[in-house]
RNA sequence: UGUACGAAAAGGCAAAGCUAUUGAAAAGUAGUGACGUAAAGCUAGAGGGGCUACCGCUUGGAUAAGCCAUGCCAGCCAGCUGCCGAA
Numbered sequence: 001u002g003u004a005c006g007a008a009a010a011g012g013c014a015a016a017g018c019u020a021u022u023g024a025a026a027a028g029u030a031g032u033g034a035c036g037u038a039a040a041g042c043u044a045g046a047g048g049g050g051c052u053a054c055c056g057c058u059u060g061g062a063u064a065a066g067c068c069a070u071g072c073c074a075g076c077c078a079g080c081u082g083c084c085g086a087a
Base pairs, nucleotide, nucleotide: 005085006084012037013036017032018031019030020029021028022027035075041080042079043078047077048076049073050072051071056067057066058065059064
């Protein structure tokens, strides 16, 4: 130095819930809060997977039901980048 690995130290992020706000929803943002986390950093106009269904389409006399991503999720996998250094 590289690969694997995760002791220590320093620092980082922040699930659920609650409050405010945006949104049709999924969900996002801010605050609070820590379940966790070595990539919980980035990528959703380039892979897979998942969530939602305003509009639209189909059915229906109608409330409605079904389908649909152009909306989302990176804390599902994946890809890219990357801090520290005991055994």
This is a predicted structure of an 87-nucleotide RNA (c-di-GMP-I riboswitch aptamer) from Domibacillus enclensis. Lineage of the source: Bacteria > Bacillati > Bacilli > Bacillaceae > Domibacillus. Rfam family: c-di-GMP-I riboswitch aptamer. Its family is annotated with cyclic-di-GMP binding in the Gene Ontology. The model forms 95% of the base pairs in the Rfam consensus. The RNAcentral record of the sequence draws on ENA and Ribocentre.